[in-house]
Order: sequence, then structure tokens, then C1' cells
RNA sequence: GGGCGGUUAGCUCAAUCGGCAGAGCGUUUGGUUUACAUCCAAAAGGUUUGGGGUUCAAGUCCCUAACCGCCCA
Repeated sequence: GGGCGGUUAGCUCAAUCGGCAGAGCGUUUGGUUUACAUCCAAAAGGUUUGGGGUUCAAGUCCCUAACCGCCCA
């Protein structure tokens, strides 16, 4: 230098053909316990890497930039 894949909650990851952004773990609160753990219930937590475009509507499609990984040279 060229090609491919990836970037979504604190962490690991989903999200079908473009149509309400979710799960597990973690955190917080409550219940259970003498207490802790376990278990049960609830809640908080998101500029979906940045910018632009298409569309009634974009995590998803297009362009561009950044970062990470793999392959080729």
C1' cells in the first nucleotide's frame, strides 16, 4: 500500500426483509435470613465509534473519517 471483518448499557454479546434498542452478568433498591451468601421481585443505566447522505422511518442501506483484528504484498 491492497483486501476482509468488527465498533450497540460498566463487561460479554443479540437485534430476521429498514418499522417500539434487548438479553446474560454486574450495579442499586426491596423481600427472604440473627447476619452473609443463595433465591425472588423491581429499578437505574444507550449521542448504537464520529460526520454526512437516502428514506415517512436507519443499529441495519450509501459515502467518509477514526480505532481494533485477520490476510496479502